Model confidence (mean pLDDT): 81 of 100. This is a predicted structure of a 71-nucleotide RNA (transfer RNA) from a Bacteroidia bacterium. RNAcentral holds the sequence, with entries from ENA. Its Rfam family is "tRNA". It is annotated as a transfer RNA.

RNA sequence: GGGAGAAUAGCUUAGUGGUAAAGCAACCGGCUGUUAACCGGUGAAUGAAAGUUCGAUUCUUUCUUCUCCCG
Numbered sequence: 001g002g003g004a005g006a007a008u009a010g011c012u013u014a015g016u017g018g019u020a021a022a023g024c025a026a027c028c029g030g031c032u033g034u035u036a037a038c039c040g041g042u043g044a045a046u047g048a049a050a051g052u053u054c055g056a057u058u059c060u061u062u063c064u065u066c067u068c069c070c071g
Stems, first nucleotide, its partner, number of pairs: 001070007010024004018054001026042005047063005
């Protein structure tokens, strides 16, 4: 320099155009002599900017970061 892929909650991942989902973690409560475990609940996220569309996490373009391949 060229090509491919990834980016969603604190972490690990779902979600193929129509209400953003779950596990772990955190917090609150219950249980317990205490902690842990267990049970119930709460908050928390679509990398950035444009475009298409009635409607975009999803489709398109550019940028950023990371990974891999070629040279």